[in-house]
Molecule: transfer RNA
Organism: Yarrowia lipolytica
């Protein structure tokens, strides 16, 4: 320099155009317990950035950035 893949809560992840973006751990609140832990119930927290297509984009297209892999 070129090619490909990936980017979603604090962490790990599902979802590939439309209702409230899924689940687990973590955090907070309540119940239980003499207390803690465990268990149960509830709440909070996220679509890498910019542009385009579309009635509507986390999803499709283009560019950028970062990470990983490959070629030279």
């Nucleotide at each position: 320099u070129c090619c490909g893949a990936u980017a979603u809560a604090g962490u790990g992840u599902a979802g590939g155009g439309g209702u409230c973006a899924u689940c687990a751990c973590u955090u907070c609140c309540g119940c239980c317990u003499u207390u803690c832990a465990c268990g149960c119930g509830g709440a909070g927290a996220a679509c890498c950035c910019g542009g385009g297509u579309u009635c509507g984009a986390u999803u499709c297209c283009c560019g950028g950035u970062a990470u990983c892999g490959g070629a030279g």